This is a predicted structure of a 1467-nucleotide RNA (small-subunit ribosomal RNA) from an uncultured bacterium. It matches the Rfam family "Bacterial small subunit ribosomal RNA". The sequence is in RNAcentral, with records from ENA and SILVA.
[in-house]
């Protein structure tokens, strides 16, 4: 974009067009085709007329009524004739057809009515329908009898330019042949009606026209090759019938054809065309409405009539339905018009008029026409109008939104003010469609035509269109969307639920995607969805694609059809191409133009691709014809090679078989074993034997068509390259079928069998091992000979030909140079390789051996999976090959190249990562954290590394966040405002577990006297939540990792993504730094710069220190500031200096100096980012929750539970050790709500009294490991200390739950620790105390601080974690990752199945209706002949042939079902 279109929301008008797409599925009811009296006998019905009666008025013969009767007249029902009915009008079932288009041809034809010419109707005859009389029958209809007419029917006569027969001549074509003149014979015609006439309407025969059909024949007109062979009247001839006509149409005889790969025959679909949709077009897809043709008319068959049918509304017959019946029998056929039912998702009125337009019929008038014109219903379509316009900001309220004192948006949108009046509505008026024709008159001539003139008619639609007027914004908007494509956002609701989805995808608590709202956006009397079609899709690619690696080159050759084809010339005109003509129906489309107020719609012109004729051209294809040699081949000389086929010859290895040295093992693996082996193996020697494969040479060598060939030798054989240019002369390329060859593996049949070796057997390995590894070992491997036909049959790259810069190798020829026994250089062919320009590629890459540029054939592909699978056929002994789909599924599957991130890939580097060592932890008993359980609660939060002595640097109350109770609701705290009321604040009672609650008493101050201060209460505003999300966040943290490393900016390279810098070569601790480099800079990271620690110097010396002088118990004092040591400022270290080595480099190493030496030790300092890491309960915060509780106070109580598990410590098991006693040396800290000397009591903890200190000045404070002496002597101990008891002691409102120390008693586990795992490289480990934070008390936990003080690093294969380059990838929430296959279960389609059912085609065979045809016709019969008797003729019956339905068998093909089976897809 389209639609004959359905569904849902909605809906004011008005034009044009349109409407069973399904069941060609059944039909109640009315209607659709009749007319003509000028063909005719008639007269039923109605009207005049007429004659009779009778009645009534009564002017006595006039009027009106009735009643009879008359066809006498208009006229007619029913009949006989004419003429229509074969057209219009309906559908599309069937047909793949000369059906339909188109274009020819009929020398093989037919046409009523109509038009022209040209003759012509003389004169007879027999009948028959109605009607009328009986008669059957329920009907339907039928039968007999008598009379009767015609334009109805027969004869006779006339009669040719018709027809048959038979001559003659002239002319002609396309074969049979025509066609035209002219004899002769012989057949064949006819009707009358009207009219007073004229005339005027018919009738008969010839020609010819016109129309309108019949046949014929060329080209086109669907699918499927899993349909490939069909075909007996078949295909052809002679001769017949028959037809309007040709023709096997039909038939008797002969003969064997006829069609097919250029698709026959089957089978399934299917009316064709103009034409519609779509498209730039080329296609593609439809074929409703309207036009043409065709085919059907309730299914099948048949014929009559007739110009015309084998006949929609005629017939007969057989079938099936239906209806009526008196059961004997009849009727019937809406795919006409409405209309019902039914089906369906769906398609209208049982209108109206013949007025127009058109048909029949008629002399006309007229009639009749569901043909048509109209109206009605349906937004079903396309086009128009409308639903108001103009002002109008206080930018009004409402609503909805936010950053929320305020803004935005709904929005000029209302309101209000002006104004207009289409449609509608009311009233008025009112076309054109209407002229023909009828009747009368007149003119003109061609005498029956025209034209004029008058005259009466004639409208369904319709009072409609259309105009006037009138009142009034009055009556008129809706629909889908708003994540992206795709124009359009926000608030709520919900919470992977409800639910959306055209494709991507949306929802799992902040959803622009769900549902509502508001707002926007498209289009609008409509909008959306759904269906279908084209497009986009160049996704079938003629226009216009592909085939290395995405699908997709046939495993190779040979070659038939087939396409394609080298140079010159000459004709031919078949293809081309041009002019003209002829068709190309109308509408339809376009182009110009015209009428409806526009527009759609309507209408006039023009244009048209294509077929065919015809007349030219001759380049190109093509044909013919004649030459040529470059292409192909032949020829001659030369060359090379695992090409091929047979035969026959060799050594080595292996096995084995004899013998012989010779002894315990050998064999085997990672490491065993099975296994050989004392009956002598393995191992080595001689000898024999057997089969099989050929080492080195040997290699991007060679040769082959591909598969493939390799010892050596001979015979036979293919093919290939080079020279020369003697022959032919286009012989050539490809190449569907077909044909032949094909590697292993495998199949058949006889041979052989030495290795090896599927299957199988035993040992390992493994969680398990139907495997990788061992020991054996059958088929096989070999050989002949036959089948098989596939392979990653691969360069994953079809054949052939041309053309299009190059460099290097290599193999085999050829020529030339220059050499001589070295080989070079240079050309030129023919293979085989790299590596590269253009230029192709998605890109890797190809790149003269093309994947570049052309061109020719052939093969194949067209999203994955289903599947190379079913079925069906076609080879094969089988196995199995080859052709080779559907249904159902997916929204991707797939190339190819980036980063990345992984690899039990690689290469380099690191790092207590191993590795060398020290020391632990894991066992025990206790400390504490966690898990689980338990509990009213046992508060939360932290969970591999990177939770577990973490948050907590301290839970008895408090802390607290939990539970059990009690009591508060403005609230436990602060602001405000209002109001009442009282100072505040103090102390007392009672009550209570306490908070709480009830009382009593004392108790101001300042005033401008209004009131304020302060406090309570009540009231309203703010509260108050350790409640939820850390996956909504800030912040702050861990971790990788103090690892070296993440990155920009310009350039430059790629189509990109992306790359380069950042790699590389050296070097560092470090992307540290040096040196190359299309990169060139730059940052943040490393390093420095800080802090401390180690050296010295200046400078100050107090509480510090004391060498020297005094004093002394004592640096206590004097005195000193020289040293310690502090506190401050400097200085010092830079790879600076030599030397090697290195690219004259970074840099290493090695020395000197120096307190320190190559970052001198230690600490702060964490780069992009990762883990949706931790953490809403430090805090901050969005949302969401609660408000007399999920706030807020208390008192208890838990957090301290305990069968158990695990994590960090702590103490030990002991003699390098325990006690006893003596002694000796630090640092860093802290201290007034405090350390606190010192003296005193106590065995102690601790208490009394306390000097001193806010502290380089007093205290805490004793340092311990140590060292002197003594003991214990290997033992559950003089170890080790839990657990318990008992007395005491300190803190606090209180130590029961639940603290810490004393003392005495008691004296548990435990003797060094299992798999496995930790920390540490130097003043560290490892061991020893001592301090401080928190705190009332309460440390084995943290943090500090000194003391004493090791032991090993060969080295980086390994484990582990990191860096950095490189590979491979199907990973990319990135190996904790993709991810395959069986089984369970659900559900889908779908093969096979023993059959069942069913359907259309066809065959054989049996009966056979109605019918034509033949035949017979003893029966019958008006028309002519005949005096009759008869005859001529035709006919009933009857046979016969075909032949629908019917039966009847048998066979294929197609569909459904089907127990039960197989496999596939998806969850």
């Nucleotide at each position: 974009g389209a639609u004959g279109a359905a569904c849902g929301c909605u809906a004011g008008c008005g034009a044009c067009a349109g409407g069973c797409c399904u069941a060609a599925c059944a039909c109640a009811u009315g209607c659709a085709a009749g007319u003509c009296g000028a063909g005719g006998g008639g007269c039923a019905a109605c009207g005049g007329g007429g004659a009779u009666g009778u009645u009534a008025g009564c002017u006595u013969g006039c009027u009106a009524a009735u009643a009879u009767c008359u066809g006498c007249c208009g006229g007619c029902g029913a009949c006989c004739g004419g003429c229509g009915c074969a057209c219009g009008g309906g559908u599309g079932a069937g047909u793949a057809a000369c059906g339909c288009g188109u274009a020819u041809g009929c020398g093989a034809c037919c046409u009523g009515c109509c038009c022209g010419u040209c003759a012509c109707a003389g004169g007879g005859g027999g009948a028959u329908a109605a009607u009328c009389c009986g008669g059957a029958g329920a009907a339907a209809u039928c039968c007999g009898g008598u009379c009767u007419a015609a334009u109805a029917c027969c004869g006779c006569a006339u009669a040719a330019u018709a027809u048959c027969g038979u001559g003659a001549a002239u002319c002609u074509g396309c074969a049979u042949g025509g066609a035209u003149u002219u004899g002769c014979g012989a057949u064949u015609a006819a009707a009358g009606g009207a009219g007073c006439g004229a005339u005027c309407c018919g009738g008969u025969g010839a020609c010819g026209g016109a129309u309108g059909g019949g046949c014929a024949u060329g080209c086109g007109u669907g699918a499927c090759a899993u349909u490939a062979g069909c075909u007996a009247g078949u295909c052809g001839g002679c001769g017949g019938g028959g037809u309007a006509a040709c023709g096997g149409c039909c038939c008797a005889c002969c003969g064997a054809g006829g069609c097919g790969a250029c698709g026959a025959u089957g089978u399934c679909u299917a009316g064709g065309g103009g034409u519609u949709c779509u498209g730039a077009g080329a296609g593609g897809a439809a074929g409703g409405u309207c036009c043409c043709c065709c085919a059907c008319a309730c299914u099948g068959g048949u014929a009559c009539u007739g110009a015309g049918a084998c006949a929609c509304g005629g017939a007969c017959c057989a079938g099936a339905c239906u209806c009526c019946u008196a059961c004997g029998g009849g009727a019937g056929g809406c795919a006409g018009c409405a209309g019902u039912g039914a089906g369906g998702a769906a398609u209208a009125u049982u209108g109206g008029u013949c007025a127009a337009u058109g048909g029949g019929c008629u002399u006309a008038c007229g009639c009749c026409u569901g043909a048509a014109c109209c109206a009605g219903c349906c937004a079903a379509g396309u086009c128009g109008c409308g639903u108001g316009a103009g002002g109008g900001a206080a930018g009004a309220c409402u609503g909805c939104c936010c950053u929320a004192u305020g803004g935005g948006u709904u929005g000029u949108a209302a309101a209000c003010c002006u104004c207009u009046u289409u449609u509608g509505u009311c009233a008025g008026g009112g076309a054109g469609c209407a002229a023909c024709g009828c009747c009368g008159g007149c003119u003109a001539c061609g005498u029956g035509u025209a034209g004029c003139c008058g005259g009466a008619c004639u409208g369904a639609g319709a009072g409609u269109a259309c105009c006037u007027g009138a009142a009034g914004a009055a009556a008129a908007a809706g629909c889908a969307u708003c994540g992206g494509c795709u124009a359009a956002c926000u608030c709520c609701g919900u919470g992977c639920c409800a639910g959306c989805a055209g494709c991507c995808g949306c929802g799992g608590u902040a959803a622009u995607a769900c549902g509502g709202a508001g707002g926007a956006u498209g289009c609008g009397a409509g909008c959306g969805u759904u269906a279908u079609c084209c497009g986009g899709a160049u996704u079938u690619a003629u226009u216009g694609g592909g085939u290395u690696u995405a699908a997709a080159g046939g495993g190779u050759g040979c070659g038939u059809a087939g396409g394609c084809g080298g140079a010159a010339u000459g004709c031919c005109a078949a293809g081309u191409c041009a002019g003209c003509g002829g068709u190309a129906a109308a509408a339809u489309c376009g182009c110009g133009g015209g009428g409806c107020u526009c527009a759609a719609c309507c209408u006039c012109g023009c244009u048209c691709c294509g077929c065919c004729g015809u007349u030219g051209a001759a380049a190109c294809u093509g044909g013919c014809g004649u030459u040529c040699u470059u292409g192909a081949g032949u020829g001659g000389g030369c060359g090379a090679g695992a090409a091929g086929u047979a035969u026959g010859c060799g050594g080595a290895a292996u096995g084995c078989g004899u013998g012989g040295u010779g002894u315990a093992g050998c064999g085997g693996u990672g490491a065993a074993a099975u296994g050989c082996a004392u009956a002598g193996a393995u191992a080595u020697c001689a000898c024999g034997c057997a089969g099989a494969a050929c080492u080195c040479c040997g290699a991007u060598u060679g040769c082959g068509a591909a598969g493939g060939c390799a010892g050596c030798a001979u015979a036979c054989c293919g093919g290939c390259g080079c020279c020369c240019a003697a022959c032919u002369g286009a012989c050539g390329c490809u190449g569907a079928a077909g044909c032949a060859c094909g590697a292993a593996a495998g199949c058949g049949u006889g041979g052989g069998u030495a290795u090896c070796g599927a299957a199988c057997a035993g040992g390992a390995u493994u969680a398990g091992a139907u495997a990788c590894c061992c020991u054996g070992g059958u088929a096989g491997u070999c050989c002949a000979c036959g089948c098989a036909g596939u392979a990653a049959a691969c360069g994953a790259u079809g054949a052939a030909u041309a053309c299009u810069a190059g460099c290097u190798g290599u193999u085999c020829g050829g020529g030339g140079c220059a050499a001589a026994u070295g080989a070079g250089c240079c050309u030129u062919g023919a293979g085989u390789g790299g590596c590269a320009c253009a230029g192709c590629g998605a890109a890797a890459g190809c790149g003269u051996u093309a994947a570049g540029u052309a061109u020719u054939c052939c093969a194949c592909c067209u999203g994955g999976g289903g599947a190379g699978u079913a079925c069906g056929c076609c080879g094969g002994c089988a196995a199995c090959g080859g052709u080779g789909a559907a249904a159902c599924u997916c929204a991707a599957a797939g190339g190819a190249a980036u980063u990345g991130a992984c690899g039990g890939g690689g290469g380099c580097c690191c790092g207590c990562a191993c590795a060398a060592g020290c020391g632990g932890a894991g066992g025990a008993a206790c400390a504490u954290g966690u898990g689980g359980u338990u509990u009213a609660a046992u508060u939360c939060g932290a969970u591999g590394a990177u939770a577990c002595g973490c948050g907590a640097g301290g839970a008895a109350c408090c802390u607290u966040a939990c539970c059990c109770g009690g009591g508060c609701u403005c609230a436990a705290a602060c602001g405000c405002a209002a109001c009442c009321g009282g100072a505040a604040u103090g102390u007392a009672u009672c009550u209570g577990a306490a908070a709480g609650g009830a009382u009593a008493c004392a108790g101001c101050u300042c005033u401008a006297c209004g009131g304020a201060g302060c406090c309570g209460g009540u009231u309203g505003c703010g509260a108050g939540g350790u409640g939820c999300u850390g996956c909504a966040u800030g912040g702050u943290u861990g971790u990788c990792g103090u690892c070296a490393g993440c990155u920009c900016g310009u350039g430059u390279c790629g189509u990109g993504a992306g790359a380069u810098g950042u790699u590389a070569g050296g070097u560092u601790a470090a992307g540290u730094c040096c040196u190359g480099c299309a990169a060139c800079g730059a940052g943040c990271g490393c390093a420095a710069c800080c802090c401390u620690c180690a050296u010295a110097u200046g400078u100050a010396g107090u509480u510090g220190c004391c060498a020297u002088c005094a004093u002394u118990u004592a640096g206590u004092u004097g005195g000193g500031c020289a040293c310690u040591c502090u506190g401050c400022a400097u200085a010092g270290a830079c790879u600076g200096c030599c030397g090697u080595g290195g690219u004259u480099a970074a840099c290493a190493c090695g020395g000197a100096g120096g307190a320190a030496g190559g970052u001198g030790g230690g600490g702060a300092u964490g780069a992009c980012g990762u883990c949706a890491a931790a953490u809403c309960a430090u805090c901050a915060c969005g949302g969401c929750c609660c408000u007399u509780a999920c706030g807020g106070c208390c008192u208890g109580g838990g957090c301290u539970a305990c069968a158990c598990a695990c994590g960090u410590g702590c103490u030990a098991c002991a003699a390098u050790g325990g006690c006893u006693a003596u002694u000796a040396c630090a640092a860093a800290g802290a201290g007034u709500u405090g350390c606190a000397a010192u003296a005193c009591a106590g065995c102690a903890a601790u208490g009394u009294g306390g000097a001193g200190c806010g502290a380089a000045u007093c205290u805490c404070a004793a340092a311990a490991a140590g060292a002197u002496a003594g003991u214990c002597u290997c033992a559950g101990u003089u170890c080790g200390g839990a657990c318990u008891g008992u007395g005491g002691g300190c803190u606090g409102c209180a130590a029961c739950c639940c603290g810490c120390c004393c003392a005495c008693a008691c004296g548990a586990a435990g003797u060094c620790g299992g798999a496995g795992u930790u920390g540490c490289u130097a003043g560290u480990a490892a061991u020893c105390c001592c301090g401080a934070a928190u705190c009332a008390g309460c440390a084995u936990g943290u943090c500090g601080g000194g003391g004493u003080g090791a032991a090993u690093g060969c080295g980086u294969u390994c484990c582990c974690g990191g860096g950095u380059c490189u590979u491979g990838u199907a990973c990319a929430c990135a190996c904790c990752g993709c991810c395959c296959g069986u089984c369970a279960c659900g559900c889908c389609a779908u093969g096979g199945g023993a059959g069942u059912c069913g359907g259309a085609a066809g065959u054989g065979c049996c009966c056979a209706a109605a019918g034509u045809c033949g035949g017979u016709g003893a029966c019958c019969u008006a028309a002519c002949c005949g005096c009759a008797a008869g005859g001529a003729a035709g006919g009933a019956g009857c046979c016969g042939c075909c032949u629908a339905a019917g039966g009847u068998a048998a066979u294929g093909c197609c569909g459904a079902u089907g127990a039960c089976u197989g496999g596939g897809g998806u969850g």